Small-subunit ribosomal RNA, central domain from Cryptoglena soropigra, 341 nucleotides, folded computationally.
It matches the Rfam family "Bacterial small subunit ribosomal RNA".
The RNAcentral record of the full RNA draws on ENA and SILVA.
Context: one part of a larger RNA
RNA sequence: UUGGGCGUAAAGAGUUUGUAGGUGGUUUAGUGUGUUUGGUGUUAAAUGUUAACGCUUAACGUUGAAUUUGCACUAAAAACUAUUAGACUUGAGUAUGAUAGGGGCAAAGGGAAUUCCCAGUGUAGCGGUGAAAUGCGUAGAUAUUGGGAAGAACACCAACGGCGAAAGCACUUUGCUAGGUUAAUACUGACACUGAGAAACGAAAGCUAAGGUAUCGAAAGGGAUUAGAGACCCCUGUAGUCUUAGCUGUAAACGAUGGAUACUAAGUGGUGCACAUUGUACUGCUGCAGCUAACGCAUUAAGUAUCCCGCCUGGGGAGUACGCUUGCAAAAGUGAAACUC
Repeated sequence: UUGGGCGUAAAGAGUUUGUAGGUGGUUUAGUGUGUUUGGUGUUAAAUGUUAACGCUUAACGUUGAAUUUGCACUAAAAACUAUUAGACUUGAGUAUGAUAGGGGCAAAGGGAAUUCCCAGUGUAGCGGUGAAAUGCGUAGAUAUUGGGAAGAACACCAACGGCGAAAGCACUUUGCUAGGUUAAUACUGACACUGAGAAACGAAAGCUAAGGUAUCGAAAGGGAUUAGAGACCCCUGUAGUCUUAGCUGUAAACGAUGGAUACUAAGUGGUGCACAUUGUACUGCUGCAGCUAACGCAUUAAGUAUCCCGCCUGGGGAGUACGCUUGCAAAAGUGAAACUC
């Protein structure tokens, strides 16, 4: 609980598409759904309000009046709303020419590094640390030269830069493919905004199956440190890290800021396009009014307004229990109460 809020105090769903619903540009005419006004009927009595009166007063009682909100019928009004018919171009979209980009998917190629293998040179150490030791090495290591193999990641360019709905995206080339921006016309003619349910996408870790396994590396083993050391440090090292096909559906999934539209001082960088401008689309910084508890935000609003959705309502118990749905599982979604302060 018809209130006030959601950057940081509780609170914006991880993101998008979109059904129902809600909301919706300019204009002409009609209708009269909502709306507004009048009339009639009804809305029991008692109670309540009010004006008198009656018990000596009061309480109490009697009489009258008004009130209440709605409903039905009826007569009008036509601005707004709705609806019907028509028109418009500014919102939205389509066509055309350009254009920027790590947007996505697939294939092919490349060099540096790492590890391993083979061969040469060469000899006693190497490695590691705060210091050491475990470890590797006379069966020739480390170092160095030549050759080969494998997997993963792409230095410099690189930015306060770019693209994408978000997650995210970076060696090079090719193919396929999506979106954006801009310029000038032409066309459609409100086709729009939001969006309960629903659907799609969704880092890392994890799971299933088949591959792959260079590096790094949970678990595990060993060496140190320490009172102890289940850690930090060191030597190894399995799962994993990689690919394909599925599942999972969560993150400080953050701008801790939902989407759309309009308006509201300036100054100064960057990235695109353009008739190169006082244009336009994005991305930063400073800052006025205004807002804010303050910090701060400030044309990329947390300002001024409208529309739609989501969410919050003292701390703990608790994102727990129970139930249900999803999942192979791990878990995820939904989500209390007792009690306590």